Model confidence (mean pLDDT): 82 of 100. A computed fold for a 73-nucleotide RNA from a Coriobacteriales bacterium, annotated as transfer RNA. It was read from a public genome assembly. Taxonomically the source falls in Coriobacteriales (Bacteria, Bacillati, Actinomycetota, Coriobacteriia). It matches the Rfam family "tRNA". Rfam classes the family as a transfer RNA.
RNA sequence: GGGCGAUUGGCGCAGCGGCUGGCGCAGGUGCCUUACAAGCACAAGGUCGGGGGUUCAAAUCCCUCAUCGCCCA
Numbered sequence: 001g002g003g004c005g006a007u008u009g010g011c012g013c014a015g016c017g018g019c020u021g022g023c024g025c026a027g028g029u030g031c032c033u034u035a036c037a038a039g040c041a042c043a044a045g046g047u048c049g050g051g052g053g054u055u056c057a058a059a060u061c062c063c064u065c066a067u068c069g070c071c072c073a
Stems, first nucleotide, its partner, number of pairs: 001072007010025004018056001028042004049065005
């Protein structure tokens, strides 16, 4: 330098054009316990890596930039 892939709550992931963006773990509150853990219940937390475009509508499609990984040279 070229090709491919990934980027979504603190962490790991799903979502592949339309309904309110979900799940697990962690963390918070309560219940339980003499207490802790486990278990149960509840609530909170993300403008979907940045910018631009297409569309009536974009996390989702296109372009570009950034970071990370793999392959080729």